[in-house]
RNA sequence: CGGACUGACACGGGGUGCCCCGCCUUGCGCGGGGCUGAGAUCACACCCGUCGAACCUGAUCUAGUUCGUACUAGCGAAGGGAUGUCACCCGAUGACGUC
Numbered sequence: 001c002g003g004a005c006u007g008a009c010a011c012g013g014g015g016u017g018c019c020c021c022g023c024c025u026u027g028c029g030c031g032g033g034g035c036u037g038a039g040a041u042c043a044c045a046c047c048c049g050u051c052g053a054a055c056c057u058g059a060u061c062u063a064g065u066u067c068g069u070a071c072u073a074g075c076g077a078a079g080g081g082a083u084g085u086c087a088c089c090c091g092a093u094g095a096c097g098u099c
Stems, first nucleotide, its partner, number of pairs: 001091003006087005011049004017035007024027001055080003061074004
């Protein structure tokens, strides 16, 4: 000087749905229960940060399947999308010293 994985620290990005019951001021409000999920709202959690399917858009999408928004595939590597430092390791080169 260059490079990969991983880690640490700091910073940043993101989602919070569906079904049932009860209550009521009838709002997708509050409370309870259930389903899937890493996460189903507040948790110093969880997931993700360009090698980026975390997440958003298309999309109240399409096909199959299902009790179902669960599951599979498509759309689709389509359009967007949030990073720095250090450590470790490897390689290259140079300087100095010693033999």
The RNA shown here (TPP riboswitch aptamer (THI element)) has 99 nucleotides. The coordinates come from a structure-prediction model, not an experiment, and the mean pLDDT is 79. It was read from a public genome assembly, where an Rfam model found it. The model forms 95% of the base pairs in the Rfam consensus. Its Rfam family is "TPP riboswitch aptamer (THI element)". About the family: Vitamin B(1) in its active form thiamin pyrophosphate (TPP) is an essential coenzyme that is synthesised by coupling of pyrimidine and thiazole moieties in bacteria.